[in-house]
RNA sequence: GCCCCCAUCGUCUAGUGGCCUAGGAUACCUGAUUCUCAGUCAGGUGACAGGGGUUCGACUCCCCUUGGGGGUA
Numbered sequence: 001g002c003c004c005c006c007a008u009c010g011u012c013u014a015g016u017g018g019c020c021u022a023g024g025a026u027a028c029c030u031g032a033u034u035c036u037c038a039g040u041c042a043g044g045u046g047a048c049a050g051g052g053g054u055u056c057g058a059c060u061c062c063c064c065u066u067g068g069g070g071g072u073a
Base pairs, nucleotide, nucleotide: 001072002071003070004069005068006067007066010026011025012024013023018056028044029043030042031041032040033039049065050064051063052062053061
């Protein structure tokens, strides 16, 4: 250089065009329980890498960029 794959809450992840107002676990915050902590229970905060395109409608499909991983002389 060329080819392929990946990018979603702090972290790990679900999603395969409309039931997504983006779900779950964990972490964090609040409350209950407890003499206190831990644990348990209830509630809460929190995310689609950036830009453009296709479409009535995009996290999802296409293109470019950025970052990461793999392959190839």
The prediction has a mean pLDDT of 82. Transfer RNA from a Candidatus Aminicenantota bacterium, 73 nucleotides, folded computationally. The source organism's lineage runs through Bacteria, Bacteria candidate phyla and Candidatus Aminicenantota. Its Rfam family is "tRNA". From the family's description: Transfer RNA (tRNA) molecules are approximately 80 nucleotides in length. By type it is a transfer RNA. Gene Ontology term of the family: triplet codon-amino acid adaptor activity.